[in-house]
Context: one part of a larger RNA
RNA sequence: GACGAACGCUGGCGGCGUGCUUAACACAUGCAAGUCGAACGGUCGCGAGCAAUCGCGAUAGUGGCGGACGGGUGAGUAACGCGUGAGCAAUCUACCUUUAUCUGGGGAAUAACAUUUAGAAAUAGGUGCUAAUACCGCAUAAGACCACAGCCGGGCAUCCGGCGGGGGUAAAAGAUAAAAUCGGAUAAAGAUGAGCUCGCGUCCCAUUAGCUAGUUGGUGAGGUAACGGCCCACCAAGGCGACGAUGGGUAGCCGACCUGAGAGGGUGAACGGCCACACUGGAACUGAGAAACGGUCCAGACUCCUACGGGAGGCAGCAGUGGGGAAUAUUGGGCAAUGGAGGGAACUCUGACCCAGCAACGCCGCGUGAAGGAAGAAGGUUUUCGGAUUGUAAACUUCUGUUCUUGGUGAAGAAGAAUGACGGUAGCCAAGGAGCAAGCCCCGGCUAACUACGUGCCAGCAGCCGCGGUAAUACGUAGGGGGCAAGCGUUGUCC
Numbered sequence: 001g002a003c004g005a006a007c008g009c010u011g012g013c014g015g016c017g018u019g020c021u022u023a024a025c026a027c028a029u030g031c032a033a034g035u036c037g038a039a040c041g042g043u044c045g046c047g048a049g050c051a052a053u054c055g056c057g058a059u060a061g062u063g064g065c066g067g068a069c070g071g072g073u074g075a076g077u078a079a080c081g082c083g084u085g086a087g088c089a090a091u092c093u094a095c096c097u098u099u100a101u102c103u104g105g106g107g108a109a110u111a112a113c114a115u116u117u118a119g120a121a122a123u124a125g126g127u128g129c130u131a132a133u134a135c136c137g138c139a140u141a142a143g144a145c146c147a148c149a150g151c152c153g154g155g156c157a158u159c160c161g162g163c164g165g166g167g168g169u170a171a172a173a174g175a176u177a178a179a180a181u182c183g184g185a186u187a188a189a190g191a192u193g194a195g196c197u198c199g200c201g202u203c204c205c206a207u208u209a210g211c212u213a214g215u216u217g218g219u220g221a222g223g224u225a226a227c228g229g230c231c232c233a234c235c236a237a238g239g240c241g242a243c244g245a246u247g248g249g250u251a252g253c254c255g256a257c258c259u260g261a262g263a264g265g266g267u268g269a270a271c272g273g274c275c276a277c278a279c280u281g282g283a284a285c286u287g288a289g290a291a292a293c294g295g296u297c298c299a300g301a302c303u304c305c306u307a308c309g310g311g312a313g314g315c316a317g318c319a320g321u322g323g324g325g326a327a328u329a330u331u332g333g334g335c336a337a338u339g340g341a342g343g344g345a346a347c348u349c350u351g352a353c354c355c356a357g358c359a360a361c362g363c364c365g366c367g368u369g370a371a372g373g374a375a376g377a378a379g380g381u382u383u384u385c386g387g388a389u390u391g392u393a394a395a396c397u398u399c400u401g402u403u404c405u406u407g408g409u410g411a412a413g414a415a416g417a418a419u420g421a422c423g424g425u426a427g428c429c430a431a432g433g434a435g436c437a438a439g440c441c442c443c444g445g446c447u448a449a450c451u452a453c454g455u456g457c458c459a460g461c462a463g464c465c466g467c468g469g470u471a472a473u474a475c476g477u478a479g480g481g482g483g484c485a486a487g488c489g490u491u492g493u494c495c
Stems, first nucleotide, its partner, number of pairs: 001494003005491005012366006018359002020324001025322003029319003034065003039062002042059007072277003081202008091194002096190008104138001106136002113128006144169003148165001150163005174182002203249003210240003215237006222230001252274004256267004279300005302313004330356001332355003338352001339350004369399004379390004404432006413422001439484005444465003450479005460467002
């Protein structure tokens, strides 16, 4: 000098930030991911109508898109995890943009619903009916993919690109004011995102010296979007290591932050990028994308319900509770803004986010009054008893209104007519009124600041040197002084 700090004493206001560093301990309760009726058939309500029917609204279910983002945490990880620089002639990419072409004709089911069975429940099953942008064939096939033969061009080893040939394989869906529009299929390109590979860098211990059998390589087959012992069969005997393998310990990495003239040292809170994890361990399904925090299955520990047969759950989301701890906040408001999901839109959802609340936890700003005022008052302290000092300090006089209180007015943030949680907030105007607002540490030297009394190696102080045993500027109190100031000291950690 710095801090996500804590503790002691003290404490007026505002702005902007920050706030479980410990038990990745366990969690009551509420909310945090839905949306679309312009994909579909039903059901309910309201209205019109004699009725058929029509219109409006709502919605459990089928279907689509999104629940792989956003939010949290740092357990694990010494690793291509991260950083940096390259590569993929070894790759994928929903939504979005651009271009081109197509969107023909059929079929069979199923949930909802009805009925029924079992069950305490969670839920599960049977029978019957029905729709679709759900599912399955058929047609078409420019281009795509597969195998085959040909030509041309290029390179980076395996090879890559283009042209044309015949053969094989695979498409589609409709909705709506009825026509704009929104969709669907194929192919190509882009954008974005992701996967993989490599060079270099990345803590401590040698009181860890040898390690390794899918191990190292090859051939073939499988698997993947893709290369690869990724996996398997066979074959060979390799591979790594004092340039530190292997083992053990510790640890998320970086941009950055702190310090320092720099080199360096330390840290990795908040904010941003990447990674990993989601009660513990394992697994796959769906999907463009997951080995999926608020999905599924299995096992385990724990908690809860039960009719004892069986079931339910996962806050390292936002609040909040218990526990641990020196220690860390509200079970708040709003979708007004920014952003996200769905929707043609209106809109719905959004504890992301924007705000408010609590905390001197930090930084910054302001205030606790200003000017005049010597009888140098009283009181205190001290004294050589003359005085000195507190001290222009107070009183007193004249002002001011930052703050404060009351009343009135009242935003920007909204782009875009409407729409503002914050908020009747900030600001502005008027009135009142010095009124409500100063402490903490230190005074032997280092180190700015000294006397008196008490105590008497006691009580105590102390960062180091050291003070205290009867004149203590070092202990305690008082007066005075010094430093900083809504803070001041102490402790801890780093430079």